[in-house]
Transfer RNA from a Minisyncoccia bacterium, 72 nucleotides, folded computationally.
Model confidence (mean pLDDT): 83 of 100.
Rfam family: tRNA. It is annotated as a transfer RNA.
RNA sequence: GCCCUCGUAGCUCAAUGGAAGAGCACGCCCGUUCUAAGGGCAAGGUUGGAGGUUCGAAUCCUCCCGAGGGCG
Numbered sequence: 001g002c003c004c005u006c007g008u009a010g011c012u013c014a015a016u017g018g019a020a021g022a023g024c025a026c027g028c029c030c031g032u033u034c035u036a037a038g039g040g041c042a043a044g045g046u047u048g049g050a051g052g053u054u055c056g057a058a059u060c061c062u063c064c065c066g067a068g069g070g071c072g
Stems, first nucleotide, its partner, number of pairs: 001071007010024004018055001027041004048064005
């Protein structure tokens, strides 16, 4: 230098055009003599950034940034 994959909640990951959800963690409650297990509730997102396509973009296209891998 070229090519590929990835970037979504504090962490690990879903959602592959109809507008984002789970598990764990954190907070509150139930539970227990107390703790734990278990259960419930709540909170947490400019979907890496910018632009484009579309009625509609996390999703498709372009550029940039970052991580990993391959070739030279």